[in-house]
Context: one part of a larger RNA
């Protein structure tokens, strides 16, 4: 000098940042991922319409009940997209995990953009629903009906693959182009008629996968390690290369330029320190990786071996009718425990962004705000000017006197930041949408108006009264700025080092004074 700090004393305000470093310990409760009715069958609930009945009765209205998916809509269900993002944590990992630089003639890529072509004709099932059964529950099971952008054949289609012929190129395996033949894979509708979607192929963009060179740690009191081990041939598997896996064959491969083992550890951008070289660190923010109670496994999908999905095993907790079940905060709050120690079971989707939807819109503990904490940095204030009988009082001395606190106070004049009270009062809002008008390339753009603010009656501005409401902490032997008196008497105590204290202690305790910093000041811990 620095800190995600803690402790002691003290404490007026604001802005901006920050806040479980320990038990990747266990978790009550609530919320954190849904959405689409412009894909579908339906109608549990809500509102409307229609029909019927009853009552009131003003005789054509009101109320009540029933029926009806007819309409607005819509719980649950089928279907689509999303849930692989966002958010958390750092346990594991010394590794192509990360950083950097390359390669892929060995690869994939939903949504988005561009180009081309197409959408013909059939069939089928399963939920919901209805009727039953079992179970304490969680739930499960049998039969029957049914729709679709659900599922499956057929026709057509340039992918793909095999064979033949010709040509071009490179980087070894090879790659590309043209022609002929064989095998072989598609589609979905909805509509307010404006559109929105569907299928195949090619290209782009984005995101990923794989391989390689180099780089970044401690121990040699770890010296040998290794059997799918190293390579080959052939296969399997994968989006793709590869002992990734398998059969066979060979006996290789790594290592003092540190293999193997053990310990420690997420990596980087960066941060701290230092003149630099270097040393140390990796919290907040950004990028990458890994993990989601512990271990394993795959399914679905463009993408997962999947935090709030599934299955199995285990530990733990809970329910139970003892047969059997349920759960996973290293999401946001919050609780217990551990600890020197770390916050609210808050508000809003207004903005930014994400998912879904044609849109209105819905969801969003992402995010934006607010709350708590001097835990950090920065700013402001606690008054200013004048004022000497140098007041009183304290302390000290050479003691009728003097020194010091000290222009300090009193007193006079002035100011009013912050705070208090009163009045006014934002920006963040740009759009989208809606209404009107206009342009053209006809679904896009432009203009005008209107609607939308959690924070918030907040920030800020103006005014009023009034010095009013606002200073402490550590030190004073030397290092090191700052000295005297009293008490104590190797006691009590101090101390970072040297060292103080045994009767005049500037070193202990108190007082007066002084020095340093100041809403902080010291101590402890750690790094340079």
């Nucleotide at each position: 000098g620095a800190u995600g700090a803690a402790c002691g004393c003290u404490a007026g305000c604001g802005g901006c940042a920050g806040g479980c470093u320990u038990a990747a310990c266990a978790c009550a409760u609530g919320c954190a991922a849904g959405u689409c009715g412009c894909g579908g069958g339906g109608c549990a609930g809500c509102g409307g319409g229609a029909g019927g009945a009853a009552a009131g009765c003003u005789u054509g209205c009101u109320u009540u009940c029933c029926u009806u998916g007819c309409c607005g809509g819509c719980g649950a269900c089928c279907g689509g997209c999303g849930c692989a993002c966002g958010g958390g944590u750092g346990a594991g990992u010394a590794a192509c995990a990360c950083g950097u630089a390359u390669g892929c003639a060995a690869c994939c890529u939903g949504c988005c953009c561009c180009u081309g072509u197409c959408a013909g004709g059939g069939g089928g099932a399963c939920a919901a629903c209805c009727c039953g059964g079992c179970g304490a529950a969680a739930g499960u099971u049998g039969g029957g009906c049914u729709a679709a952008u659900c599922c499956c054949g057929c026709g057509u289609a340039u992918a793909u693959u095999c064979c033949c012929c010709g040509g071009a190129g490179g980087c070894a395996u090879c790659u590309c182009c043209g022609g002929g033949g064989g095998a072989g894979g598609a589609a979905a509708g909805c509509u307010u008629c404006g559109g929105c979607g569907g299928a195949c192929a090619g290209g782009g963009a984005u995101g990923g996968g794989c391989a390689u060179g180099c780089g970044g740690c401690g121990c040699a009191u770890u010296a040998g390690g290794c059997a799918g081990u190293u390579g080959g041939c052939g296969g399997g598997g994968u989006a793709a290369c590869g002992g990734c896996c398998c059969a066979c064959c060979a006996a290789a491969c790594c290592g003092a330029c540190g293999a193997u083992g053990c310990g420690u550890a997420g990596g980087g951008g960066u941060u701290c320190u230092g003149a630099g070289a270097g040393g140390a660190a990796g919290g907040u923010c950004c990028c990458c990786c890994a993990c989601a109670c512990u271990g394993g496994u795959a399914c679905u999908g463009a993408g997962a071996c999947a935090c709030g999905g599934a299955c199995c095993a285990g530990a733990c907790u809970c329910c139970u009718a003892c047969g059997g079940g349920a759960g996973g905060c290293a999401g946001c709050a919050g609780u217990g425990a551990g600890g020197a120690a770390u916050a609210u079971u808050g508000g809003u989707c207004a903005a930014u962004g994400g998912c879904c939807g044609a849109a209105g819109g819905g969801c969003u503990g992402a995010a934006c705000c607010a709350g708590c904490c001097a835990a950090g940095c920065c700013g402001c204030g606690u008054g200013a000017a004048g004022g000497a009988u140098g007041a009183a009082g304290g302390c000290c001395c050479u003691a009728c006197g003097g020194g010091u606190c000290g222009u300090a106070a009193a007193c006079u004049u002035c100011u009013u930041u912050u705070g208090u009270c009163a009045g006014g009062g934002a920006a963040c809002a740009a759009a989208a949408g809606c209404g009107g008008g206009g342009a053209c390339g006809c679904g896009u753009c432009c203009c005008c108006g209107u609607c939308u603010g959690c924070g918030u009656g907040u920030a800020c501005c103006u005014g009023a009264a009034g010095a009013a409401a606002a200073a402490g902490c550590a030190u004073c032997g030397g290092c090191u700025a700052a000295c005297u008196c009293c008490g104590u008497g190797c006691c009590a105590g101090c101390a970072g080092c040297c060292g103080c204290g045994g009767u005049a202690a500037u070193a202990c305790g108190g007082a007066g004074g002084a020095u340093g910093c100041g809403a902080g000041c010291g101590u402890u811990a750690u790094c340079c």